[in-house]
Molecule: c-di-GMP-I riboswitch aptamer
Organism: Sulfurimonas sp.
RNA sequence: GGUUAAUUAGGCCAAACUUAUUGUGAGAUAAGGACGGAAAGCUAUGGGUCUUUAUAUUUGAUAAAGAUUGCCAAGUUAUGAAA
Numbered sequence: 001g002g003u004u005a006a007u008u009a010g011g012c013c014a015a016a017c018u019u020a021u022u023g024u025g026a027g028a029u030a031a032g033g034a035c036g037g038a039a040a041g042c043u044a045u046g047g048g049u050c051u052u053u054a055u056a057u058u059u060g061a062u063a064a065a066g067a068u069u070g071c072c073a074a075g076u077u078a079u080g081a082a083a
Base pairs, nucleotide, nucleotide: 003083004082012037013036017032018031019030020029021028022027035070041076042075043074045073046072047071048068049067050066051065052064053063054062055061
């Protein structure tokens, strides 16, 4: 330096739910709270899913604009034990 990996250490993050604020909406932010997590750190880059608008249509298709990194990948950064 690289790889493997929740087994150890220091610790870190925070699902559902509740309250408040905000958004047309999917959602987001803060506090409480822990289901879980070796990147559950960062980047909307590709796909998936969801929302809004428009068109066509007759019940589902296309396009654009958004959301979701704790949906799956990719890129990038990082801790220490052991091999």